[in-house]
RNA sequence: GAUAGAGGCGCGGUCUUCAUCAGUACUCCCCUCAAUGAGCCCCGUACGGGCGCUGCCGGGACAAAAGGGAAAACCGCCGAAGAGGAUGCCGGUACGGCGGCACUGCUCUGGUUGCACGGCCAAAAAGGCGUGGGACUGUCAUCAUGUGUGUGAUGAAGAGCUAUC
Numbered sequence: 001g002a003u004a005g006a007g008g009c010g011c012g013g014u015c016u017u018c019a020u021c022a023g024u025a026c027u028c029c030c031c032u033c034a035a036u037g038a039g040c041c042c043c044g045u046a047c048g049g050g051c052g053c054u055g056c057c058g059g060g061a062c063a064a065a066a067g068g069g070a071a072a073a074c075c076g077c078c079g080a081a082g083a084g085g086a087u088g089c090c091g092g093u094a095c096g097g098c099g100g101c102a103c104u105g106c107u108c109u110g111g112u113u114g115c116a117c118g119g120c121c122a123a124a125a126a127g128g129c130g131u132g133g134g135a136c137u138g139u140c141a142u143c144a145u146g147u148g149u150g151u152g153a154u155g156a157a158g159a160g161c162u163a164u165c
Stems, first nucleotide, its partner, number of pairs: 001165005008078001010077005016071003027061004033055002039051003042097006081109004085104001087102005110137004115132004120128002139156007
């Protein structure tokens, strides 16, 4: 350097089904009140354009969807993957925010799982994400021990480890 592997509720993706979203939004009808410069297009400010011309509370009828979640199957895999940053594009223009896509080992994270805090995702959620500190677990190194290839302690990080060439 190449090839092949290991960790385990292992990672990610696709499709199907189910629950949630929600008896919510939309549409229509009734009604109180108010107004004559309704409202909507991610949020704020400024501008521009498009649709469009009553609105709010309350009641009734009808009645979703996206995203997120769970299970099984299939596919690709073991930096699998996730997050942040940089760059480019997108959400009308500019600024700020937020979000989406692509790309880059630039930085962090070995993996799983609970707890606390945080903000994001169009409702909520231990659903995902970040930080902190636990538990369990795998790899290597060092030390100790030994009834055996085990046990214990400490430390490190996947750009690692094991096997073969």
The prediction has a mean pLDDT of 76.
A computed fold for a 165-nucleotide RNA from a pig gut metagenome, annotated as Lysine riboswitch aptamer.
The model forms 95% of the base pairs in the Rfam consensus.
RNAcentral holds the sequence, with entries from MGnify.